[in-house]
This is a predicted complex of two RNAs, RNase P RNA and transfer RNA, with 464 nucleotides together. It holds a member of the Rfam family "Bacterial RNase P class A". Rfam classes the family as a ribozyme. The coordinates come from a structure-prediction model, not an experiment, and the mean pLDDT is 80.

RNA sequence: CGAGUCGACCAGGCAGUCGCUCGCGCACCGGUGAGAGCCGGGCGCGCGGGAGGAAAGUCGGGACUCCGUAGGGCAGGGUGGCCGCUAACGGCGGCCCGUCGCGAGGCGGGGAAAGUGCAACAGAGAGUAGACCGCCACGGCUUCGGCCGCGGUAAGGGUGAAACGGUGAGGUAAGAGCUCACCAGGCCCGCCGGUGACGGCGGGUGCUUUGUAAACCCCACCUGGAGCAAGACCGAAUAGGGGGACGGGCGGCCCGUCCGAUGUCCCCGGGUACAGGUCGCAAGAGCCGUCGGGUAACCGGCGGCCCAGAUGAAUGGCUGCCGCGUUGCCGGUGCGCCAUCGCGCGUCGGAAGCGGACAAAAUCCCGCUUACCGGUCGACUCGGGAC
RNA sequence: GGCGACGUGGUGAAGUGGUUCAACACGGAGGUCUGCAAAACCUCUAUUCACCGGUUCGAAUCCGGUCGUCGCCUCCA
Numbered sequence: 001c002g003a004g005u006c007g008a009c010c011a012g013g014c015a016g017u018c019g020c021u022c023g024c025g026c027a028c029c030g031g032u033g034a035g036a037g038c039c040g041g042g043c044g045c046g047c048g049g050g051a052g053g054a055a056a057g058u059c060g061g062g063a064c065u066c067c068g069u070a071g072g073g074c075a076g077g078g079u080g081g082c083c084g085c086u087a088a089c090g091g092c093g094g095c096c097c098g099u100c101g102c103g104a105g106g107c108g109g110g111g112a113a114a115g116u117g118c119a120a121c122a123g124a125g126a127g128u129a130g131a132c133c134g135c136c137a138c139g140g141c142u143u144c145g146g147c148c149g150c151g152g153u154a155a156g157g158g159u160g161a162a163a164c165g166g167u168g169a170g171g172u173a174a175g176a177g178c179u180c181a182c183c184a185g186g187c188c189c190g191c192c193g194g195u196g197a198c199g200g201c202g203g204g205u206g207c208u209u210u211g212u213a214a215a216c217c218c219c220a221c222c223u224g225g226a227g228c229a230a231g232a233c234c235g236a237a238u239a240g241g242g243g244g245a246c247g248g249g250c251g252g253c254c255c256g257u258c259c260g261a262u263g264u265c266c267c268c269g270g271g272u273a274c275a276g277g278u279c280g281c282a283a284g285a286g287c288c289g290u291c292g293g294g295u296a297a298c299c300g301g302c303g304g305c306c307c308a309g310a311u312g313a314a315u316g317g318c319u320g321c322c323g324c325g326u327u328g329c330c331g332g333u334g335c336g337c338c339a340u341c342g343c344g345c346g347u348c349g350g351a352a353g354c355g356g357a358c359a360a361a362a363u364c365c366c367g368c369u370u371a372c373c374g375g376u377c378g379a380c381u382c383g384g385g386a387c
Numbered sequence: 388g389g390c391g392a393c394g395u396g397g398u399g400a401a402g403u404g405g406u407u408c409a410a411c412a413c414g415g416a417g418g419u420c421u422g423c424a425a426a427a428c429c430u431c432u433a434u435u436c437a438c439c440g441g442u443u444c445g446a447a448u449c450c451g452g453u454c455g456u457c458g459c460c461u462c463c464a
Base pairs, nucleotide, nucleotide: 001383002382003381004380005379006378007377008376009375010374012322013321014320015319016318017317018316020050021049022048023047024046025045026044028042029040030039031038032037052358056369057368059367060366061365062364063363064227065226066225067224071255072254073253074252076223077222078221079220080219081095082094083093084092085091096109097108098107099106100105110218111217115216116215117212118211119210132157133156134153135152136151138149139148140147141146165183166182167181168180169179170178184208185207186205187204188203189202190201191200192199193198231279232278233277234276241268242267243266244265245264246263247259248258249257270463271462286305287304288303289302290301291300292299293298324355325354326353327352329350330349331348332347333346334345335344336343337342388460389459390458391457392456393455394454397413398412399411405444414432415431416430417429418428419427437453438452439451440450441449
């Protein structure tokens, strides 16, 4: 210098001006009250706060709230190497194994040697398989090329996504783990290392057993349901009636349990407000700094800070300057080419134009996933050159 | 805001791992028939099964993600 891998961070800045929303203070106005005062989503001024890394998708998990017993069994659902972290998770960290990459690194992860199912088409045969061609023995025929019959054979060809270890030798009529040597894998036993997944070493066994569990299933662990439109309180209005079920208590079934015939539930229908107001609802698994423990995820101590809370839904518009990227232009400058004019590459400056993404809280939090103009930084790998 | 279901030709829809073109009906185009039409009959209608990945020998179908459409849930008694 070129090519690449992994990770962290930023998401324009300042000023002026006009607005929006929330909180506090003050003044005015209105209501109420004897007054002090209280109330007002009436109005004005001042001060202070005012979106994100994903606020998104709503995919996973939790907090919180209700379902009067959330009790048992079955069913269903989810997760899946090991050890940790965490409130929890399908998340994160470290490690193990496999696989891809020269590499930094990326991707994947229970069991197919419990059982069942499935493997289309092609092919002779598709799972304790299989003789279509080929090879070989025997019998028959022969025009001596071979043909027919009956057996053997999985070494060779062919089909397929997949054809029942590989190479060599022995063996044989031809062949075959049929036998042997080596290699690869599996299973069993022992020893060593590791918390463990697993790894290493030694011995035995010819054992060679296809794929599929994001098919049923088996094993281990987890799992009650609903969701802030949960739910609580206040206010306005009213209503009784008709029909149905015999049950209902928000889970698929059964049992149990609680309530229940002046009853309960469902449906039709009804009422009222701007489908009203307040709380839930903003101090939290919080943020920043620092120290300590741990390889890390993370945990702990100390100090400091308070940081949106709307509801047809605020957080914005305009102007100026600066900054960033980019396009050609102008000027300076370095190198190379050329006889020259000039051209090419690089660098610095200037004026102008254009661009500036994805997207925006709605109970909150932890993750994951997806979207995103661009920019900055760090660690590392491969290749080339110079010293 | 929360929860749930669905996406297959122009329309309605079947198919829920397996050849050949993913049925069928309606619609549309062309043809046969007819003096001309209707009806009837024949042929066609070019579907990456919403899109992108994955599992599998093989995906409309199974798994994950994205996009879109539709439905339900709001006060009182």